[in-house]
RNA sequence: AGAGCCGGACAAACGGUCGCGCGCAGUGGGUUUCUCACUGUGUGAGGAAAGUCCGGGCACCCCAGGGCAAAUUGCCGGAUAACGUCCGGUGUGGGCAACCACGAGGAUAGUGCCACAGAAAUGCAGACCGCCGAUGGCCGAUUUUCGGCACAGGCAAGGGUGCAACGGUGGGGUAAGAGCCCACCGGCAAAGCCGGAAGGCUUUGGCCAGGUAAACCCCGAUUGGUGCAAGGCCGGAGGCAGCUGUUUAAUCAGCAAGGGCGGCCCGCCCGCUUCCCAACCGCUUGAGCAUGGUGGAGACACCCUGCCCAGAUAGAUGACCGUUCUCGACAGAACCCGGCUUAUGGACGGCUCUUUUU
Numbered sequence: 001a002g003a004g005c006c007g008g009a010c011a012a013a014c015g016g017u018c019g020c021g022c023g024c025a026g027u028g029g030g031u032u033u034c035u036c037a038c039u040g041u042g043u044g045a046g047g048a049a050a051g052u053c054c055g056g057g058c059a060c061c062c063c064a065g066g067g068c069a070a071a072u073u074g075c076c077g078g079a080u081a082a083c084g085u086c087c088g089g090u091g092u093g094g095g096c097a098a099c100c101a102c103g104a105g106g107a108u109a110g111u112g113c114c115a116c117a118g119a120a121a122u123g124c125a126g127a128c129c130g131c132c133g134a135u136g137g138c139c140g141a142u143u144u145u146c147g148g149c150a151c152a153g154g155c156a157a158g159g160g161u162g163c164a165a166c167g168g169u170g171g172g173g174u175a176a177g178a179g180c181c182c183a184c185c186g187g188c189a190a191a192g193c194c195g196g197a198a199g200g201c202u203u204u205g206g207c208c209a210g211g212u213a214a215a216c217c218c219c220g221a222u223u224g225g226u227g228c229a230a231g232g233c234c235g236g237a238g239g240c241a242g243c244u245g246u247u248u249a250a251u252c253a254g255c256a257a258g259g260g261c262g263g264c265c266c267g268c269c270c271g272c273u274u275c276c277c278a279a280c281c282g283c284u285u286g287a288g289c290a291u292g293g294u295g296g297a298g299a300c301a302c303c304c305u306g307c308c309c310a311g312a313u314a315g316a317u318g319a320c321c322g323u324u325c326u327c328g329a330c331a332g333a334a335c336c337c338g339g340c341u342u343a344u345g346g347a348c349g350g351c352u353c354u355u356u357u358u
């Protein structure tokens, strides 16, 4: 200097004038439950507010369940309210590396599938091009021998097809070959050792017939539903309501009908059901944030101190001026949090590789 990998932050800053939303305080007016105006003061969009892909808090069904089915998840250990998230590790794959990704239980419970091509894609199969000529056979000749053929036979080592061909490479051996034998490697099995575990290492053994479960399935774990347009308060207009006992009364109790609880069954609950209205509550103090300390490799946990930081409802932050420089991208809350994914600008820090110079 170039090419890459990873991390945590920021998201123009400051000042002035006017204008918006909410809270608090004060003053004044009104029809004085409340509301209007003015003044002062505090505060007011994000790291993704986006996607609606997950997990919850909260509310209702509902007081609380059992079973089947369904869905998600799937190495080990931990964090968390929880998760399909995060941290650490093991293994596999990619990369020269820094690093990255993971679809990571079971193929010996069972059922499927592997098209086409190819001889052959199973239950231990298979011979298209081929190789052999030891043994049997045939032919010829110079006949206890030599030569030829490749019928019977032997082979799957070479070539071809294919994603994949019954372990791979090299050597020995053989008529030619083959784990037939040997060396190394791979898989599988056993034993021993290490580790908390997933797993790893060593030794021995010739044991060597696949793949696919993001195919159905088996096994383990987890899981009610609906959602702030949830729901609550206040008010109004209707409709249905059987039987028995009781009561002034549809008042109370029981049964039935009807309705509800995800898909079903059991079980459980309720007087039922339809509609309208505007405002209010829900609505922002939170599994909250910040500095510091302790523990932990880390995710994170605990402790002290400090802070309050949007609550709109056709939906609030806009306009102008000045200064500065790292010259400002993607983009606007709507009940609230923890994640994941996607979009995106310029700086900062660390690490890897290549080249050059000292």
Base pairs, nucleotide, nucleotide: 001354002353003352004351005350006349007348010345012324013323014322015321016320017319018318020044021043022042023041024040025039026038027037028036029035030034046330050341051340053339054338055337056336057335058227059226060225061224065266066265067264068263070223071222072221073220074219075089076088077087078086079085090104091102092101093100094099105218106217110216111215112212113211114210128159129158130155131154132153135152136151137149138148139147140146141145167185168184169183170182171181172180186208187207188205189204190203191202192201193200194199231281232280235276236275237274238273239272240271242255243254244253245252258270259269260268261267288307289306290305292303293302294301295300325328